A computed fold for a 73-nucleotide RNA from a Clostridia bacterium, annotated as transfer RNA.
NCBI's taxonomy places the organism under Bacteria, Bacillati, Bacillota, Clostridia.
């Protein structure tokens, strides 16, 4: 300086051809317990890095930015 990957809940991370977002883990509340730990029950309003366009609608498609990881010079 150029190409490919990546960013989404507190943390690890799905989200398959564009229809108003999940999981497990943590955490919080309740059952059990002398009390705890274990186990069962319940609980997410998350600017989808950010910022524009396209669309009746965008995490998802395009530019553009800015982290981060590899790779060629």
């Nucleotide at each position: 300086g150029c190409c490919u990957c990546u960013g989404u809940a507190g943390c690890u991370c799905a989200g398959u051809u564009g229809g108003u977002a999940g999981a497990g883990c943590a955490g919080c509340g309740g059952a059990c317990u002398g009390a705890a730990a274990a186990u069962c029950c319940g609980c997410g309003u998350g600017u989808c890095a950010c910022u524009g366009g396209u669309u009746c609608g965008a995490u998802u498609c395009c530019g553009g930015c800015c982290g981060g990881a590899g790779g060629c010079a």